[in-house]
RNA sequence: GGGUCAGUAGCUCAGUGGUAGAGCAACAGCCUUUUAAGCUGAUGGUCGUGGGUUCGAUCCCCACCUGACCCA
Numbered sequence: 001g002g003g004u005c006a007g008u009a010g011c012u013c014a015g016u017g018g019u020a021g022a023g024c025a026a027c028a029g030c031c032u033u034u035u036a037a038g039c040u041g042a043u044g045g046u047c048g049u050g051g052g053u054u055c056g057a058u059c060c061c062c063a064c065c066u067g068a069c070c071c072a
Base pairs, nucleotide, nucleotide: 001071002070003069004068005067006066007065010024011023012022013021018055027041028040029039030038048064049063050062051061052060
């Protein structure tokens, strides 16, 4: 220098154009003498950044940033 993949909640990940979700963690409550376990509930997101296409973009297109790998 070229190419491929990934970036979404604190963590691990889903979500192939029409209201952004799950598990775990943390928080509150129930239960228990207490803790743990179990059950219930609520909270938590500029969807890496900037543009474009579209009535509408996490999703499609372009550039850039970060990380991993391959080639040279």
A computed fold for a 72-nucleotide RNA from Candidatus Peregrinibacteria bacterium CG11_big_fil_rev_8_21_14_0_20_46_8, annotated as transfer RNA.
Its Rfam family is "tRNA".
It was read from a public genome assembly.